[in-house]
RNA sequence: GGCGAGGUAGCUUAGUUGGUCAGAGCGCUCGGUUCAUACCCGUGAGGUCGUGAGUUCGAAUCUCACCCUCGCUA
Repeated sequence: GGCGAGGUAGCUUAGUUGGUCAGAGCGCUCGGUUCAUACCCGUGAGGUCGUGAGUUCGAAUCUCACCCUCGCUA
């Protein structure tokens, strides 16, 4: 250099025939339970969906460029 896979919450990730509030587990906050802690139960916060543009009434999803990670190859 070429090809492929991936980038979504603090971490691990689901969602890709475009459509109503973008979800889950762990973690965190608060509460319940307990003499107390842990477990357990409930509540809440936390996301410009890698960046920028384009298409569209509407984009995490389609198109283009760029950045980063991993793999294959010369």